[in-house]
RNA sequence: AAGCGAUAAAGGCAAACCCCGAGAGAUCGGGGGGCGCAAAGUAAAGGGUCUUCAUAAUCACAUGGAUGUAGCAUAAGAUAGCCUUACUGCCGAA
Repeated sequence: AAGCGAUAAAGGCAAACCCCGAGAGAUCGGGGGGCGCAAAGUAAAGGGUCUUCAUAAUCACAUGGAUGUAGCAUAAGAUAGCCUUACUGCCGAA
């Protein structure tokens, strides 16, 4: 230095749930809490999953029409505690 990760030491993070707040929602921020985590540190580039108030396009249905409703997800978001990837980092037994 690379790899690896212990019933080691020091320190760290914080699921569900509860309270307060933001958002249409997925979800996020703060406090309590502690299931777990050796990157559960950072970044939405790829895949997965989840959401969709409004706008635009497409399809279907209804309507004479304006238009409305539903689905899809091209689109817009969320998730790094789903995986990959990139960058960074503490400790040192076998």